[in-house]
A computed fold for a 478-nucleotide part of an RNA from a Candidatus Tayloriibacteriota bacterium, annotated as small-subunit ribosomal RNA, 5' domain.
Its Rfam family is "Bacterial small subunit ribosomal RNA".
The source organism's lineage runs through Bacteria, Bacteria candidate phyla and Candidatus Tayloriibacteriota.
Context: one part of a larger RNA
């Protein structure tokens, strides 16, 4: 000298753009953050209708999503990332080729009945629907097999078109799984290991494999640092530095990991699943004491710890996503606004004349010097704010409709210097001194050091430096 996700003091005018819980993976009240779909499906309400039947809405039964988006860094020193190779594997949506969609049938949900409980919720019986669920048929691919053979699907809807369904190739991508190389600290951890290490069968998985189990064998890994503590997410990147290198993993990008703590599975293409189940644990809550019920490490807020970190805001109009044939719902993802000068860039607190060098103020050798062209005072200017008047892209839709931001940006016009300067420092290093107080006293201090009666170092006033909506102190890094 640069750099911060900063704090702290002392000021603070305005605007873009960024950024803002680093501490207690502490506890959390109240909203909201994941649902759509009646063009699968039968029902209850309400309207309209003579009726059929329609339209609306509500809960259920079925589909698809809910493993994405959103959050965080507990954990993990290698089952992670990073780079490079490979392969014993899978794919729901989605493009694309090729076949197929033939019969029948038992349930159940809500629904009604009656009953149990405070209350979450539940038992019984009856009768119903489907793109729910059996069951038969077909079987070119397709799976077993050497071959002969065996064995294995479908669902409908729509007045038509559609849109689906099955069962099979490719294909985008995307995941799974292996091998090497790389990736901290410690020897005041030197020995570590029994499913260990390898075989050999079986079993398990979408796959290879001690993954798992029986039997066999006695390996198998370590001073090129095993095992063990202790720290920690890793990586593109950021600072810094001429460069090598050194330090750091906010924010934004990609990976892993978690989800109150520990475990387990189920659906399902895909989880061992943040707002899904089920147990156990703590903790909170309601309770008729019998028994329930909850997880903000999503928005947004609240307590608490803390130097220390924001609005219980608007908006689906843009992007993207879920569902739907569409219309559309739905989305704290997202696009914005608010709040912090927390950070970087812009801009402004006037501009030009103006000497009786004006009062005041300081200093003084009382002569004058300095504040100082500063001010008054004269003419101008309106940036920025104030007021008024117009008014956007951003929207792409075939006509029409659609802007939260926002009457913003940004254009005109008005009125008037009007609405805006501070902080540090001034003994050397280090730009900038004079007077008073004060007397080793109160105090400064980054180092040297200053202060015991003349202090340019304390404390005040003035003048000076030097940066300026900031300024300087503190912490950490080069």
């Nucleotide at each position: 000298g640069g750099a911060u996700g900063a704090a702290c003091g002392c000021u603070g005018g305005c605007g873009g753009c960024g950024u803002g819980g680093a501490u207690a993976a502490g506890g959390c009240a109240u909203g909201c953050a994941a649902g759509u779909c009646u063009a699968g499906c039968g029902g209850g309400c309400a309207c309209a209708g003579c009726a059929a039947u329609g339209u609306g809405u509500c809960a259920g039964c079925g589909g698809c999503a809910g493993a994405c988006g959103a959050g965080g860094u507990a954990g993990u020193a290698a089952u992670a990332a990073u780079c490079a190779a490979g392969u014993a594997c899978g794919c729901a949506c989605c493009c694309u080729g090729g076949g197929g969609u033939c019969g029948g049938g038992c349930a159940u949900a809500g629904c009604c009945a009656u009953c149990c409980g405070a209350a979450a919720g539940g038992a019984u019986g009856g009768g119903u629907a489907a793109u729910u669920c059996c069951c038969g048929a077909u079987a070119g691919u397709c799976u077993c097999g050497c071959a002969a053979g065996a064995g294995u699907a479908a669902a409908g809807u729509u007045u038509u078109u559609u849109c689906g369904c099955c069962c099979u190739g490719g294909g985008a991508g995307c995941g799974g799984c292996u091998u090497g190389a790389u990736c901290g600290g410690u020897a005041u951890c030197a020995g570590c290991u029994a499913g260990u290490u390898g075989g050999u069968a079986a079993g398990g998985u979408a796959a290879c494999g001690g993954c798992u189990u029986a039997c066999c064998a006695a390996g198998g890994c370590u001073a090129u640092g095993a095992c063990g503590c202790c720290u920690a997410g890793g990586g593109g990147a950021c600072c810094u530095g001429a460069g090598a290198g050194g330090g750091u993993g906010a924010c934004c990008c990609c990976c892993a990991c978690c989800g109150a703590u520990g475990g387990g599975a189920c659906u399902g293409a895909g989880a061992c699943a943040c707002g899904g189940c089920c147990c156990a644990u703590a903790c909170a809550c309601c309770u008729a004491c019998g028994g329930g019920u909850g997880g903000c490490u999503g928005c947004a807020g609240u307590c608490g710890a803390g130097a220390a970190u924001c609005u219980u805001c608007c908006g689906c109009a843009a992007u993207g996503g879920a569902c739907g044939a569409a219309a559309g719902u739905c989305u704290g993802a997202c696009g914005g606004a608010g709040c912090g000068a927390c950070g970087c860039c812009g801009c402004g607190u006037g501009g030009a004349g103006g000497a009786u060098g004006a009062a005041g103020u300081u200093c003084u050798u009382c002569g004058g010097a300095a504040u100082g062209u500063a001010a008054a005072c004269u003419c101008c200017u309106u940036u920025u704010g104030c007021c008024g008047g117009g008014g956007a892209a951003a929207a792409a839709g075939u006509u029409a409709u659609u802007g939260a931001u926002u009457g913003u940006a940004c254009c005109c016009g008005g009125a008037g210097a009007a609405u805006a300067a501070g902080a540090a420092g001034u003994u050397g290093c280090u730009a900038a001194a004079c007077u008073c107080g004060u007397g080793c006293c109160a105090g400064c201090a980054g180092c040297a050091g200053c202060g015991g009666u003349a202090a340019u170092a304390c404390g005040a006033g003035u003048g000076c430096u030097u940066c300026a909506a900031g300024c300087g102190u503190u912490a950490u890094c080069c």